RNA sequence: UUUGUGGGGCGGAUGGUCGCUGGUUCGCGUUUCGCGAACGAGAGGAAAGUCCGGGCUCCGCAGGACAGGGUGGUCGGUAACGCCGACCGGUCGCAAGGCCAGGGAAAGUGCCACAGAAAACAAACCGCCCCGCCAUCUUCGGAUGACAGGGUAAGGGUGAAACGGUGAGGUAAGAGCUCACCAGCGGGCGAGGUGACUCGCUCGGCUUGGUAAACCCCACCCGGAGCAAGGCCAAGCAGAGGGCACGUCGGCGCAAGCCGCGACCGAUUCGUCCGAUCGGUGCCAGAGUCCUCGGGUAGGCCGCUGGAGCCCACGAGCAAUCGGGGGCCUAGAGAAAUGACCAUCACCGGCCUAAAACGCCGGCGACAGAACCCGGCUUAUGUCCCCACAAGUGAU
RNA sequence: GGCGCCGUAGCCAAGUGGCUAAGGCAGCGGAUUGCAAAUCCGCCAUCGUCGGUUCGAAUCCGACCGGCGCCU
Numbered sequence: 001u002u003u004g005u006g007g008g009g010c011g012g013a014u015g016g017u018c019g020c021u022g023g024u025u026c027g028c029g030u031u032u033c034g035c036g037a038a039c040g041a042g043a044g045g046a047a048a049g050u051c052c053g054g055g056c057u058c059c060g061c062a063g064g065a066c067a068g069g070g071u072g073g074u075c076g077g078u079a080a081c082g083c084c085g086a087c088c089g090g091u092c093g094c095a096a097g098g099c100c101a102g103g104g105a106a107a108g109u110g111c112c113a114c115a116g117a118a119a120a121c122a123a124a125c126c127g128c129c130c131c132g133c134c135a136u137c138u139u140c141g142g143a144u145g146a147c148a149g150g151g152u153a154a155g156g157g158u159g160a161a162a163c164g165g166u167g168a169g170g171u172a173a174g175a176g177c178u179c180a181c182c183a184g185c186g187g188g189c190g191a192g193g194u195g196a197c198u199c200g201c202u203c204g205g206c207u208u209g210g211u212a213a214a215c216c217c218c219a220c221c222c223g224g225a226g227c228a229a230g231g232c233c234a235a236g237c238a239g240a241g242g243g244c245a246c247g248u249c250g251g252c253g254c255a256a257g258c259c260g261c262g263a264c265c266g267a268u269u270c271g272u273c274c275g276a277u278c279g280g281u282g283c284c285a286g287a288g289u290c291c292u293c294g295g296g297u298a299g300g301c302c303g304c305u306g307g308a309g310c311c312c313a314c315g316a317g318c319a320a321u322c323g324g325g326g327g328c329c330u331a332g333a334g335a336a337a338u339g340a341c342c343a344u345c346a347c348c349g350g351c352c353u354a355a356a357a358c359g360c361c362g363g364c365g366a367c368a369g370a371a372c373c374c375g376g377c378u379u380a381u382g383u384c385c386c387c388a389c390a391a392g393u394g395a396u
Numbered sequence: 397g398g399c400g401c402c403g404u405a406g407c408c409a410a411g412u413g414g415c416u417a418a419g420g421c422a423g424c425g426g427a428u429u430g431c432a433a434a435u436c437c438g439c440c441a442u443c444g445u446c447g448g449u450u451c452g453a454a455u456c457c458g459a460c461c462g463g464c465g466c467c468u
Base pairs, nucleotide, nucleotide: 001392002391003390004389005388006387007386008385009384010382012345013344014343015342016341017340018339020042021041023039024038025037026036027035028034029033044367048378049377051376052375053374054373055372056226057225058224059223063274064273065272066271068222069221070220071219072218073087074086075085076084077083088102089100090099091098092097103217104216108215109214110211111210112209125156126155127152128151129150130149132147134145135144136143137142164182165181166180167179168178169177183207185204186203187202188201189200190199191198192197230302231301232300233299239293240292241291242290243289244288246262247261249260250259251258252257263281264280265279266278267277309328310327311326312325314323315322316321347363348362349361350360351359397467398466399465400464401463402462403461406421407420408419414451423439424438425437426436427435444460445459446458447457448456
């Protein structure tokens, strides 16, 4: 200096003027409330998508089994995760590094279109070889061709994928048929590592295709709903119709009835069953619960922001992260505010210069915007800044 | 704010891994007709976008975009 790879940071600061939304204090008016003044506060790295995980609240309990859903190398981190870190394996790249839904295909089932002979306990289209028979030629040894039978997976061709590779032996031709080496699979032993796994030795059948983001199997995890959750207060109204479920049991009692046992109904917000709990059910009625329709309200307070919180240095750890210490308080409102202008400084770019400084000119953009809170992921975003590393080129 | 569902031609839609993505209406071109209608033939598809799994994706998986519905 060129081309790249990975990671991190920032998203202006201060002051003034005019506004907007809460809060505190003071003053005035007439208590609710309104007005005015002062002080102090007021968006983000993603506040977004709502894709995961948790807190919190309610669903009577939050139990078991099935169904359903999710995750998937190992070890660690964490409140938890599908997140993060380190390592292992595979794959791509010259490299720095990137990517991997990365358990199981010698448990079982399914699928593998078209092409091709054959798509999975293999298979004979062409080719190669043997035997038989026929024809033709013949130097009488045989050669060539057609047909029928058989052998052969070494070669051709098809396909995304064709049943190990190379060489030698062997054979009529061939073939793990045999052997040597290599690749790969399985078993055993030894060494290293917490482990995934790696390395070495040995034995074996000689080789077992792909697909689980197809069904499935294995291991682990998950109850559901969501702050419009939910609680309190105030105001207001009008209820109507329909569905649902008990005994020839036992005890007490003169009886009405009560208790027990069993049955049934209801009490889930995606399902089924069981258990436990609560309320109820012999006729009428009522209560409970469910369904259908109708009426009223459109207010206030809490939940609500001090929290797995932020900053600083220290220690443990390769790291993610954790520990203790010091300092700080930083929106919480209702369809819901956070803006505009000016000045100075900082930053960036251009001009000037050999290079800077000074000076001059221009810019300060983009994505976007809290609505219960937090940890992640993903997506959007700028001629912005910094660091480390790789490969190449040039000069010394 | 929260939760759920959907996206195939201008419209309605079938298709649940495999040949060029059925079909109807509309539109365009041609045939037929003296001219039309009807009829017949032909044409018209980034399967919302991007990426992944697979030999192969409208279909399976993920992210994003757009639309619709529900709550008190």